[in-house]
RNA sequence: GGCGCGAUAGCUCAGAUGGUUAGAGCGCAUGAUUCAUAAUCAUGAGGUCCCCAGUUCAAUCCUGGGUCGCGCU
Numbered sequence: 001g002g003c004g005c006g007a008u009a010g011c012u013c014a015g016a017u018g019g020u021u022a023g024a025g026c027g028c029a030u031g032a033u034u035c036a037u038a039a040u041c042a043u044g045a046g047g048u049c050c051c052c053a054g055u056u057c058a059a060u061c062c063u064g065g066g067u068c069g070c071g072c073u
Stems, first nucleotide, its partner, number of pairs: 001073007010026004016060001019057001028044005050066005
C1' cells in the first nucleotide's frame, strides 16, 4: 500500500427490513436485610449510538469520505 472486520452506558457487548421507550451483564447510587460487612432482593442514575456530508417524511441502522483499533496479505 491492498483487502476484510470493528467503533453503541464507566467496562464487556447485543440491537430490528430505517419507524417514535436504544437494551443486557458487570460496575455505580439509594433502600431493604444484617450487630456490621459481604452476599441476596428492590429501585434508580448514567448515552453526541466515533466524526463530517449525503439519501429519506424519518438514520444508531443505508451511501460516500475521514479518524482510530484489530486481522490477513
Transfer RNA from a Bacteroidales bacterium, 73 nucleotides, folded computationally. The RNAcentral record of the sequence draws on ENA. Rfam family: tRNA. Rfam classes the family as a transfer RNA. Taxonomically the source falls in Bacteroidales (Bacteria, Pseudomonadati, Bacteroidota, Bacteroidia).